This is a predicted structure of a 704-nucleotide part of an RNA (large-subunit ribosomal RNA, domain II) from a Pseudomonadota bacterium.
The full RNA is in RNAcentral, with records from ENA.
It matches the Rfam family "Bacterial large subunit ribosomal RNA". Gene Ontology terms of the family: ribosome and structural constituent of ribosome.
[in-house]
Context: one part of a larger RNA
RNA sequence: GCCAACGACUUUACACAAGCGGCUUGGUUAAUCCGUAAAACGGAGGAGCCGCAGGGAAACCGAGUGUUAACAGCGCGUUUGUCGUUUGUGUAAGACCCGAAGCCAAGCGAGCUUGUCCUGAGCAGGAUGAACUCUGGGUAAAACCAGAGGGAGGUCCGAACUGGUGGGUUGUGCAAAACCCUCGGAUGACUUGGGAUAAGUAGUGAAAAGCUAAUCGAGCUUGGUAAUAGCUGGUUCUCUCCGAAACAGUUUUCGGACUGGCGCCCUUAUGCCGCUUUUAGCGGCAACUAAGUAAUGGAGGUAGAGCACUGGAUGGUCUGUACAGGCCGCAAGGUCGGCAGACCAAUCAAACUCCGAAUGCCAUUAUUUAUACGGGUAGUUAGACUGUGGGGGCAAAGCUCCAUGGUCGCGAGGGAAAAAGCCCAGAUCGUCGUCUAAGGUCCCUAAAUUCUUGCUAAGUGUAAAAGGUAGUAGUAAACCAUUGACAGAUAGGAGGUUGGCUUAGAGGCAGCCAUCCUUUAAAGAGUGCGUAACAGCUCACUAUUCGAUGGUUUGUUGCGCUUAAAAUGUACCGGGGCUAAGCAAGAUACCGAAGACACGAAUUUUCAUCGCUUCGGCGAUGAAAGUGGUAGGAGAGCAUUCCAAACUGCGUUGAAGGCGGACCCGAGAGGGCUGCUGGAGUGUUUGGAAGAGAGAAUGUUGGC
Numbered sequence: 001g002c003c004a005a006c007g008a009c010u011u012u013a014c015a016c017a018a019g020c021g022g023c024u025u026g027g028u029u030a031a032u033c034c035g036u037a038a039a040a041c042g043g044a045g046g047a048g049c050c051g052c053a054g055g056g057a058a059a060c061c062g063a064g065u066g067u068u069a070a071c072a073g074c075g076c077g078u079u080u081g082u083c084g085u086u087u088g089u090g091u092a093a094g095a096c097c098c099g100a101a102g103c104c105a106a107g108c109g110a111g112c113u114u115g116u117c118c119u120g121a122g123c124a125g126g127a128u129g130a131a132c133u134c135u136g137g138g139u140a141a142a143a144c145c146a147g148a149g150g151g152a153g154g155u156c157c158g159a160a161c162u163g164g165u166g167g168g169u170u171g172u173g174c175a176a177a178a179c180c181c182u183c184g185g186a187u188g189a190c191u192u193g194g195g196a197u198a199a200g201u202a203g204u205g206a207a208a209a210g211c212u213a214a215u216c217g218a219g220c221u222u223g224g225u226a227a228u229a230g231c232u233g234g235u236u237c238u239c240u241c242c243g244a245a246a247c248a249g250u251u252u253u254c255g256g257a258c259u260g261g262c263g264c265c266c267u268u269a270u271g272c273c274g275c276u277u278u279u280a281g282c283g284g285c286a287a288c289u290a291a292g293u294a295a296u297g298g299a300g301g302u303a304g305a306g307c308a309c310u311g312g313a314u315g316g317u318c319u320g321u322a323c324a325g326g327c328c329g330c331a332a333g334g335u336c337g338g339c340a341g342a343c344c345a346a347u348c349a350a351a352c353u354c355c356g357a358a359u360g361c362c363a364u365u366a367u368u369u370a371u372a373c374g375g376g377u378a379g380u381u382a383g384a385c386u387g388u389g390g391g392g393g394c395a396a397a398g399c400u401c402c403a404u405g406g407u408c409g410c411g412a413g414g415g416a417a418a419a420a421g422c423c424c425a426g427a428u429c430g431u432c433g434u435c436u437a438a439g440g441u442c443c444c445u446a447a448a449u450u451c452u453u454g455c456u457a458a459g460u461g462u463a464a465a466a467g468g469u470a471g472u473a474g475u476a477a478a479c480c481a482u483u484g485a486c487a488g489a490u491a492g493g494a495g496g497u498u499g500g501c502u503u504a505g506a507g508g509c510a511g512c513c514a515u516c517c518u519u520u521a522a523a524g525a526g527u528g529c530g531u532a533a534c535a536g537c538u539c540a541c542u543a544u545u546c547g548a549u550g551g552u553u554u555g556u557u558g559c560g561c562u563u564a565a566a567a568u569g570u571a572c573c574g575g576g577g578c579u580a581a582g583c584a585a586g587a588u589a590c591c592g593a594a595g596a597c598a599c600g601a602a603u604u605u606u607c608a609u610c611g612c613u614u615c616g617g618c619g620a621u622g623a624a625a626g627u628g629g630u631a632g633g634a635g636a637g638c639a640u641u642c643c644a645a646a647c648u649g650c651g652u653u654g655a656a657g658g659c660g661g662a663c664c665c666g667a668g669a670g671g672g673c674u675g676c677u678g679g680a681g682u683g684u685u686u687g688g689a690a691g692a693g694a695g696a697a698u699g700u701u702g703g704c
Stems, first nucleotide, its partner, number of pairs: 001704006011093013026050003032044004054061002064076004096234002099231001103224006114198009123188001125157003128153001132149006161185003166181004200216001202212003237637006247260005261380002263377004270286007289370010304355001305353002310349003314345008323337001325336004383408010413424003428601004433597003439591003442576003448588001450587006461578001467562003471559010488545005494518003499513003524539001528537002602627011638693001640690008649682002657677005663672003
């Protein structure tokens, strides 16, 4: 890992609700007793409980009572159940199953290891050479010196022994700590055998919270014990109907809980009239409740807008003030600022408003629909993206927090190459039928190489800004133009004058001032280059030439160009590829989904008709509306084991079980039939009771 078997909402008591049943001359027994061999069952047992009257704190009164001075008002009342059973839920219990780390108690451990005690054992060889003694020297005597002897030491080197420093090997090992090389101690606080002793909030510890039997910041075993787990995991057959939430408030609360919200299931109550089988039922009308639509009537201060208030802020004019302001002036004063105010013009505001929508909200009426109220009972309270209105942030975030829609969540199908949240559209089942949506129609790839008119030349399309652009196509305005425009060519471009000042010089052309007049077709007291200054070249301006449906300028629109560098490989059209198969506007076809339609089938709810009925319902036919679904709710069924009854069922002429079948029935869980195997039990129907369904739990056991 696979296969098989086992494996999780149970049981009891009480309470509430609903379904069903008994009684309702109210219901019901509990303990206990009697009968029976026992159980089951039958009988007795009315103690007790619920109900039959309420109100009040109570006395007490009573269809009333309490409050009160009240005979008023107001509050609460003015009558029906009970027992059993099934299901759901709650409470108490292990309470759906498995799972802690832990806490406490009683025992067992010092054959491992730590300390201590008793009694034994061990330490090759070599080196060093303390005290002390002797001899000689030396001294007054000593001290002292030398030699010989001597053999001390937590001394030195180094085996056994003991340890475990560095590196390597190993690391499903030789080994749950080893092996190889290397290394520390090696007469000592040394090593070691045997015996004894100290233990679990305790021991022992040259102290590391070390060690106390591969277990130690509290050993091990058993018990309390199914400890507790707001946490994780798991929780077993089928079909049908409905179908959420990720929000609010509170919370030692934020991954939990309670209440409300949202889901599911059940339930029509009130008045009047009529009929009948008259404490009851049926029918009709009305009323009430909720939602949608329409009309009508309301409250409001948002969007927008505005400046009338409150504030901000720009320009101008005027007035005032005097601030130690600037400049001019001897001063008087003037002028420019500052500050304050008024007016004019133009503006801004979530905490401004002279104004002011659309939606939404409230109510009434009409109409349509069906629930509303109530009862029972779940899940949810980590949400995500996207559109719109906002707060925070940087007008960042696949960011964060609200509001309001949508989708996903819980939603399949088609489109966007691929894709939770975008666009289209909501899957009961079948059909080699039809029509469409979004999106598409050259090939991959279903359908137009369709039509009309333009644009683009950049592969723009198929990636992005400010800025730049005599790219190109439109459009608007002004001006010039056959009395000749624009561009080009030829010629002229002068005189007073070198204007004045300044300056070494200043002659159009360093700078300052002025910028006139004349001759002219025209020509600046000069546009640029140039010179030391002149000179020289050139321009403005003029004439001639040339001969235009033209030219110059300024806006503006469409599509382009540029700005534009990245890391595995083209790599920002899905690809091929495309000059349309790109862009803009228009037209007609077609393709395209689980959408719609057609045909057939199933099923749910409501309604109608008919039939049957134990009067609770059931069945058939038809119509209308439906039938995606997680958490979750409701309903109907299948299968397994056992019990009861019937079939006076089946079975060695072969039961159950096993392995097959292209066969039959059922929507399905499943049920038949049949072949082989197997070798002794077992089925069907109607009821009943559950150890009642496995693929998952690092599930348990076995096998491979």